[in-house]
RNA sequence: GCCGAGGUAGCUCAGCGGUAGAGCAACGGUUUCGUAAACCGUAGGCCGUGGGUUCGAAUCCCAUCCUCGGCU
Numbered sequence: 001g002c003c004g005a006g007g008u009a010g011c012u013c014a015g016c017g018g019u020a021g022a023g024c025a026a027c028g029g030u031u032u033c034g035u036a037a038a039c040c041g042u043a044g045g046c047c048g049u050g051g052g053u054u055c056g057a058a059u060c061c062c063a064u065c066c067u068c069g070g071c072u
Base pairs, nucleotide, nucleotide: 001071002070003069004068005067006066007065010024011023012022013021018055026042027041028040029039030038048064049063050062051061052060
């Protein structure tokens, strides 16, 4: 330098045009003499960044930053 994969909640990952979810973690509650476990509930992300297309973009297009792999 070229090609490919990826960047979404504190962490690991879904979601592939119609206003973002799960598990774990956190917080509150029930239970217990108490803790843990279990069960119920709550909060938490404008989707790496900037543009474009569209009535509507995490999703499609362009540029750019970062991580991983491959080729030379």

Background:
The prediction has a mean pLDDT of 83. This is a predicted structure of a 72-nucleotide RNA (transfer RNA) from an Elusimicrobiota bacterium. Taxonomically the source falls in Elusimicrobiota (Bacteria, Pseudomonadati). It matches the Rfam family "tRNA". Gene Ontology term of the family: triplet codon-amino acid adaptor activity. Rfam's curators write: Transfer RNA (tRNA) molecules are approximately 80 nucleotides in length. By type it is a transfer RNA.